[in-house]
The prediction has a mean pLDDT of 78. The RNA shown here (Glycine riboswitch aptamer) has 91 nucleotides and comes from a Rhodospirillales bacterium. The organism belongs to Rhodospirillales, within Bacteria. It was read from a public genome assembly, where an Rfam model found it. It matches the Rfam family "Glycine riboswitch aptamer". Gene Ontology term of the family: glycine biosynthetic process.
Order: sequence, then C1' cells, then structure tokens
RNA sequence: UAUCCCGUGCGGGAGAGCGCAGGUGAAAGCCUGCCGCCGAAGGCGCAACCGGCCCCCGGAAACGCUCAGGCAAAAGGACCGCGACGGGCUC
Repeated sequence: UAUCCCGUGCGGGAGAGCGCAGGUGAAAGCCUGCCGCCGAAGGCGCAACCGGCCCCCGGAAACGCUCAGGCAAAAGGACCGCGACGGGCUC
C1' cells in the first nucleotide's frame, strides 16, 4: 500500500391503527389493559439451500415464526453505496 475481515463516519433505506379505554403530566410524552396489523434490529425454526467422515452430523437465508421490536413525525432499521477513517490478516 492493494485485496479481504471487523468496526466507524456520511448518504440512501420498506412495511403495518396519529386505534380504543384508563393512569400520570402544563403539554409533548410515558405507563397499563384491550383488540387489529408489520418484518428489514435482535432472537428462534422440525427451514429452502450448502458442506461432510452421508439415512447421521454441521452451517444456514432477504424463507418461515412473531418472543422481542415496530405501526404520523422523530428515533431505530436488514441491506446498498462512498470514505487518502480506525484496527486486524497477508504481502
């Protein structure tokens, strides 16, 4: 220093009730309960698929489940792009 990996800065980033009732509060907001929904933090799967010493074992998705989280804005957000940013491996 290039690639790769982990992080990080910036940008983009979907879906679904500004639901009803009660409590608190000046309000915004927060908490509890009741239904109705969403899947792209995380988690789980008896799950597509991949691998192996192959009728067993391992890994595992943007698939499935909705525990968690979310359903105006804000925040968050898988993933993508950019970085003469940080660290690591190797040369």